The RNA shown here (transfer RNA) has 72 nucleotides and comes from Candidatus Altarchaeum sp. It matches the Rfam family "tRNA". It is annotated as a transfer RNA. Rfam describes the family as follows. Transfer RNA (tRNA) molecules are approximately 80 nucleotides in length.
RNA sequence: GGGCUCGUAGCUCAGUGGUAGAGUGCCCGACUUGCACUCGGGAGGCCCCGAGUCCGAAUCUCGGCGAGUCCA
Numbered sequence: 001g002g003g004c005u006c007g008u009a010g011c012u013c014a015g016u017g018g019u020a021g022a023g024u025g026c027c028c029g030a031c032u033u034g035c036a037c038u039c040g041g042g043a044g045g046c047c048c049c050g051a052g053u054c055c056g057a058a059u060c061u062c063g064g065c066g067a068g069u070c071c072a
Base pairs, nucleotide, nucleotide: 001071002070003069004068005067006066007065010024011023012022013021018055026042027041028040029039030038048064049063050062051061052060
């Protein structure tokens, strides 16, 4: 320098056109003498940045930035 994959909640990931979910973690409650386990509830992200297409974009297109991997 070039090809490919990826960027979404604190963390690991799903969601592939119709105003975003799971596991885990965190907070509150129940249970317990207490803790843990278990059960119930809650907070937390407008989806890396910008532009375009579309009635509508996390999703499609283009450009950037960053990460991984392969080639040189």